The RNA shown here (SAM riboswitch aptamer (S box leader)) has 122 nucleotides and comes from a Planctomycetota bacterium.
Lineage of the source: Bacteria > Pseudomonadati > Planctomycetota.
Its mean pLDDT, the model's own confidence on a scale to 100, is 85.
It matches the Rfam family "SAM riboswitch aptamer (S box leader)". A reference for the family is Grundy and Henkin (1998), "The S box regulon: a new global transcription termination control system for methionine and cysteine biosynthesis genes in gram-positive bacteria", Mol Microbiol.
RNA sequence: AUCUUAUCCAGAGUGGCAGAGGGUCAGGCCCUGCGAAGCCACAGCAACCGGUCGGUCCGGGGCGUAUGCCUCAACUCGAUGCUGGUGCUAAUUCCUGCCCGGGCCACCGGGGGAGAUAAGGU
Numbered sequence: 001a002u003c004u005u006a007u008c009c010a011g012a013g014u015g016g017c018a019g020a021g022g023g024u025c026a027g028g029c030c031c032u033g034c035g036a037a038g039c040c041a042c043a044g045c046a047a048c049c050g051g052u053c054g055g056u057c058c059g060g061g062g063c064g065u066a067u068g069c070c071u072c073a074a075c076u077c078g079a080u081g082c083u084g085g086u087g088c089u090a091a092u093u094c095c096u097g098c099c100c101g102g103g104c105c106a107c108c109g110g111g112g113g114a115g116a117u118a119a120g121g122u
Stems, first nucleotide, its partner, number of pairs: 001122008013042005021031003025097004043089003048085002050082001051080004055075002059072005093114001098111005
């Protein structure tokens, strides 16, 4: 960089440095000198991956005459924040963009695209 899969209406901020932008793009609408981006410190949220504990059941192994027990592995299962790996801490991913349906033309619903994050692959 790209591909695949999953999730995106919940949740969580203070201080220091800095000094004009930021919310991917476009339009809209917002945030911002009562201090944007970025960086740093500390704090927090969440639970994708990992860990641990439990559960389940197909399978492997062991013990036993046997119901069974033990163990390993597995799992679209649950719990736990754990000195682990990431991510995140204005607004639904702020809303819309393309298609379809409904409509009292204010808008509403569904799907898609794009984007973000994680895990795995190339």